A computed fold for a 72-nucleotide RNA from Jenufa perforata, annotated as transfer RNA.
The sequence is in RNAcentral, with records from ENA.
Rfam family: tRNA. Its family is annotated with triplet codon-amino acid adaptor activity in the Gene Ontology. Rfam classes the family as a transfer RNA.
The source organism's lineage runs through Eukaryota, Viridiplantae, Chlorophyta, Chlorophyceae and Jenufa.
Model confidence (mean pLDDT): 80 of 100.
[in-house]
RNA sequence: GAAAGUAUAGCUCAAUGGUAGAGCUCUGGACUCAUAAUCCAUUGGCUGAAGGUUCAAGUCCUUCUUCUUUCA
Numbered sequence: 001g002a003a004a005g006u007a008u009a010g011c012u013c014a015a016u017g018g019u020a021g022a023g024c025u026c027u028g029g030a031c032u033c034a035u036a037a038u039c040c041a042u043u044g045g046c047u048g049a050a051g052g053u054u055c056a057a058g059u060c061c062u063u064c065u066u067c068u069u070u071c072a
Stems, first nucleotide, its partner, number of pairs: 001071005007065001010024004018055001027041004048064005
């Protein structure tokens, strides 16, 4: 220098263009002499940034940025 991929909750990951979810974590409660484990409930998102298409965009298109990989 070129190409491909990635970006969503504190973490790991889902989500056919049509109300963004799960597990773990955090918090509260139950259980226990106490702790752990277990069980119940619950909190938490301008979907990396800026535009475009569309009645409607996490999803499609363009540019930029982060990270990873490959080629030179």